[in-house]
RNA sequence: GCCACUGUAGCUCAGGGGUAGAGCAGCUCACUCGUAAUGAGCAGGUCGUCAGUUCGAAUCUGACCAGUGGCUCCA
Numbered sequence: 001g002c003c004a005c006u007g008u009a010g011c012u013c014a015g016g017g018g019u020a021g022a023g024c025a026g027c028u029c030a031c032u033c034g035u036a037a038u039g040a041g042c043a044g045g046u047c048g049u050c051a052g053u054u055c056g057a058a059u060c061u062g063a064c065c066a067g068u069g070g071c072u073c074c075a
Base pairs, nucleotide, nucleotide: 001071002070003069004068005067006066007065010024011023012022013021018055026042027041028040029039030038048064049063050062051061052060
């Protein structure tokens, strides 16, 4: 340098044009003598960035950024 894949909540991931979700973690409450466990609830998001297409984009297209893997060149 080229190709492919990945980027969504604190962590691990799902979703893939029409209201952004799950598990774990966090907070509150219940239960308990107390803790754990369990149950109920709450909170948490520029969906990597910038543009484009569209009535409407996390989702489609392009460029860029970051990561992983492969190939190639130089030394």
Molecule: transfer RNA
Organism: Gemmatimonadales bacterium